[in-house]
Molecule: c-di-GMP-I riboswitch aptamer
Organism: Gammaproteobacteria bacterium
RNA sequence: GGAUGAAAAGGGCACGGCGCCUGAAAAGGCGCUUCGCAAAGCCACCGGUCUACGGAUCUUCUAGGAUAGCGGGGUUACCAUC
Numbered sequence: 001g002g003a004u005g006a007a008a009a010g011g012g013c014a015c016g017g018c019g020c021c022u023g024a025a026a027a028g029g030c031g032c033u034u035c036g037c038a039a040a041g042c043c044a045c046c047g048g049u050c051u052a053c054g055g056a057u058c059u060u061c062u063a064g065g066a067u068a069g070c071g072g073g074g075u076u077a078c079c080a081u082c
Base pairs, nucleotide, nucleotide: 002082003081004080005079012037013036016033017032018031019030020029021028022027035069041075042074043073045072046071047070048067049066050065054062055061056060
């Protein structure tokens, strides 16, 4: 430096629930708890999904909003084995 994640150590994260807060919403932040996760660290670049304040040709459509715990890609990293 590369590949792999069976077992192990030290740990890490947190779906959902409850409380408080932010947001038009999707959703997000903090605390407790814990379904799971070897990148469930980070980045909306590609596809997907969610929302529709505003806008439009208004039974609907629309991302500039959201999702990195939907997948791909990029990037950084702990331990162990080879």